[in-house]
Context: one part of a larger RNA
Parts: sequence; C1' cells; structure tokens
RNA sequence: GGAUGAACGCUGGCGGCAUGCCUAACACAUGCAAGUCGAACGAGCUUUCAGCAAUGGAAGUUAGUGGCGCACGGGUGAGUAACACGUAAGAACCAACCCUUAGGAGGGGGAUAACAAUUGGAAACGAUUGCUAAUACCCCAUAUGCUGAGAAGUAAAAGGCUUUCGGGUGCCUAAGGACGGGCUUGCGUCUGAUUAGCUAGUUGGUGAGGUAAAGGCUUACCAAGGCGACGAUCAGUAGCUGGUCUGAGAGGAUGAUCAGCCACACUGGAACUGAGACACGGUCCAGACUCCUACGGGAGGCAGCAGUGAGGAAUUUUCCGCAAUGGGCGAAAGCCUGACGGAGCAAUGCCGCGUGGAGGAUGAAGGCCUGUGGGUCGUAAACUCCUUUUCUCAUAGAAGAAAACUGACGGUAUAUGAGGAAUAAGCAUCGGCUAACUCCGUGCCAGCAGCCGCGGUAAUACGGAGGAUGCAAGCGUUAUCC
Repeated sequence: GGAUGAACGCUGGCGGCAUGCCUAACACAUGCAAGUCGAACGAGCUUUCAGCAAUGGAAGUUAGUGGCGCACGGGUGAGUAACACGUAAGAACCAACCCUUAGGAGGGGGAUAACAAUUGGAAACGAUUGCUAAUACCCCAUAUGCUGAGAAGUAAAAGGCUUUCGGGUGCCUAAGGACGGGCUUGCGUCUGAUUAGCUAGUUGGUGAGGUAAAGGCUUACCAAGGCGACGAUCAGUAGCUGGUCUGAGAGGAUGAUCAGCCACACUGGAACUGAGACACGGUCCAGACUCCUACGGGAGGCAGCAGUGAGGAAUUUUCCGCAAUGGGCGAAAGCCUGACGGAGCAAUGCCGCGUGGAGGAUGAAGGCCUGUGGGUCGUAAACUCCUUUUCUCAUAGAAGAAAACUGACGGUAUAUGAGGAAUAAGCAUCGGCUAACUCCGUGCCAGCAGCCGCGGUAAUACGGAGGAUGCAAGCGUUAUCC
C1' cells in the first nucleotide's frame, strides 16, 4: 500500500447493487416450512332434481383404503487426513418418473380399513365382533426373459375416465437410450520423529454365504504374509474444490456469499418401506434434557424461515406474495411450496450523487497573532443575480404477463408541474519518518507515544485556542492476511 462476512470511537443527506451468528453442532415459547389425486375405491355429510313414498340422478365436500411425492428443495460444517475431495481412467452393477422399439393384458378367489355395535384408558392410543370396495392382495393360464451343459424349472398384468368411436391416458414383460447413482484404480491433498516400528480378518488362496455389483464384504480351512525413513503407526489440526485476497510473477494466505462434491440432523445404535434412505420436519431401542399426567403412563427434537434466551467485540422482520422462475401431485381446473420473488432493518461493503453557482473590498464586525505599523481567518460572510440535482406538495403512472385471465413488489420506478438556497459535514492529524505552526495553560506533574522519543518555567511532541494539512458521508483505531 492492498484486503475484510469485521468490531469499537466520533459523525451521518440520498440512491443503486450486494452482504449480514466468524462465538455455544448451546437450549428453544409460538406460527409457518410437503403435500396432492374423487378421472383408482367404498362410505359419510351438504345442496339440488325426479318421485306420494321407497328410491334413483347430478353437483360439492371430506376422514379412510389405494397411487405418486415425502431420498428433491432448504440448513449446518460437528466429524472426517479419507478414494472425502480434485483430476484422469476402469469393469463386475442398479436405475422410479422420461424417450424409442417389440409383444401382451385370458380366467378365478379370499380378505381388510372406513362404517356399525360392545368395550379399555386421565391422555396418547387401543381391543373384540360384524359388514364392504378397488388401479390394494392372492391363485391358475400364457412367455421374445431368467437359471441351467442339457433335460428341465421358474416369473406378469388393471382398470378408470374421455372420445371426432380412429383413438388418448393408465397397466405388464423384454430390449435400447437418457438423466442419476453405487464400486475400483493411478496421481495430487496440513503439522509433528521430543511418535519407529505397525497389523491377526491382519496379507493371500480354496470352498461356501452375501450384495444391484468386483472384493476378507462375511465365514470354515490352508499358507505366513501385508505396510514402513519415498515416513507406516500414533498424536494434533482441518470439510474438499471451482474460486477469493495479495503479488510484476513465482509464491504466500484463505475456502463468508455463489456453484460442484462430501458429511451430519438432540447423543449413540439398528433396521423397515422403497427405484432410491439406513431417512432433518419417518419407525424402533438405549441415553441426556424439557414438558404433560388421574402416577398406571405418555409427548418432544429450529445445524428449515422468522423469532427468544444464553455466549460474544459482533451479525436483521415472529413482514408480503405464489404475480414471475423452479419443484411435488393431478387429465385438467387447481392445490401445496419460509425454495423463490420481494419489501423491512444495518454506512457492513462497492459504485454514483448532493450539501449550491456567478458576482461581491470600507478587505465590515468578530476571533487569533503582532515588532502596535499591521498580518490572517478572507471573496470567506453580508449583499446582488441565478439554478433546483436533492427536498416537500400535487397530478399522471409502468415494463416485468405468455392468445385470454392473472402483479406481491406498488400508487413503487419514472414523467410533468409548483415551492423555496431551501433539508444535508464531519473525522483524524500538524517534532522527524509524514502533507500541515503559532499563542496560552501546565512544569519529569497532568499527560502523549507506531518507532525514535516529548514533559524538570519561554514545550511547533501534553491540554485548549486560532490557523493549516489530509480524506470525506465518512474518518480514525483495533484485529487478521499478503
């Protein structure tokens, strides 16, 4: 000198764009953050139509069965020195939704929730009996598939709605593709030797098991291997990268925001479902903590968005909207979406603008200095003329939206008009380094200080004043990096 997710002190007019718990992965009140489909299914309720009624039709709505989603999106960086990440390769794999191609969808059956009745419990939540449906479940048939050397064995389906009656959508099987993922390997990836030896499923083989898949992944047996001064093991620290800061570069430091990957979800463990999880707002077990309780037993998990307490030098609103973009479901209408789009707060940063312009000498008054002549603040002010960026008020008022409907932002941006210099300057420094000097006070005191050093009666170094210098809505200080 540059830089910062900064903080502190003094000060503070506006706009645009960004950024905003770096500390306690500490504990959390409250609300919201994942639902959707009635064109899969039975049923209840409401309205309405026909009917004397029974009943039937239509529309709407919902708890339940069923389907898809909840494995995405969002958060955090605790752990991890590792095939975690980066890069370059590889073979023994999976793949819902999507695309393409080929073929198929024949026959039958038994349940169950809802519901009703009875009943247990304070609650959470159940129990028994009875009834019922399906694109829920099961059996038979069929088979380009799979297993097998072969013989042979074995595996499927679902209908609903709509229709221009051709079909469309949905279902099953097989093959290919796409997107995505699992696995393996070469190389790279911090510090310490005041850590030198480490290892028993350890290293390899055979058989078996297991997985979507190769493999000590697991197991039985056999062999005794495997790693290590090219740093194993141990210990400490740490998410990695694209990038960011600095630097002429080499390099050094760093990993906030944005993007890719990984890991985690109160702590530890486990599996279930599923194409995909060993699952943030799922389940089970154990633990700590908090809450409810009729003491028998139950409930919870903000490292989602806001917000609270605590910690801290320190970090925002319990806001608006699904209008846009994107996502889930749905044939669609649409519903949901604290993703996202916006607004609010903060000079936290970057960029831009303003706080007026021109004229104006009796060089006014006043302050300060003085050698008492004067000098300086100083064209500065007053005063005259002008302008209106900003500001205030009024009127008009968007684009962002797609063929129609649909705008949170927002009566915002912007435009026009009116008014009036009006609403707007500070901070630090002035001994040398280092731009900028005098007076008064103080008297090794009070104090200053980045280094050298100032202060003990004439202090340009302390405190005040006048003046000056630098930067400017900021200026200084502190911390950290180059």
Molecule: small-subunit ribosomal RNA, 5' domain
Organism: Protoeuglena noctilucae